[in-house]
RNA sequence: GGGCCUAUAGCUCAGUUGGUUAGAGCACUCGGCUCAUAACCGAAAGGUCCCAGGUUCAAGUCCUGGUGGGCCCA
Numbered sequence: 001g002g003g004c005c006u007a008u009a010g011c012u013c014a015g016u017u018g019g020u021u022a023g024a025g026c027a028c029u030c031g032g033c034u035c036a037u038a039a040c041c042g043a044a045a046g047g048u049c050c051c052a053g054g055u056u057c058a059a060g061u062c063c064u065g066g067u068g069g070g071c072c073c074a
Base pairs, nucleotide, nucleotide: 001073002072003071004070005069006068007067010026011025012024013023019057029043030042031041032040050066051065052064053063054062
């Protein structure tokens, strides 16, 4: 220098052919249970979907550029 993959909650991830309000598990917080702790059960909270622009009635999803990470080639 070139090619490919990837970025969604604190962490690990899902999100179907673009279409209802963006979700799960774990962690954290609160409550229940217990003499108490763990485990278990219940609830709440937590997001500019990496950044900028474009297409569209509508974008986490499609397109372009950029940034970070991973792999390969030179």
This is a predicted structure of a 74-nucleotide RNA (transfer RNA) from Fusobacteriia bacterium UBA1095. Its mean pLDDT, the model's own confidence on a scale to 100, is 80. The organism belongs to Fusobacteriia, within Bacteria. Its Rfam family is "tRNA".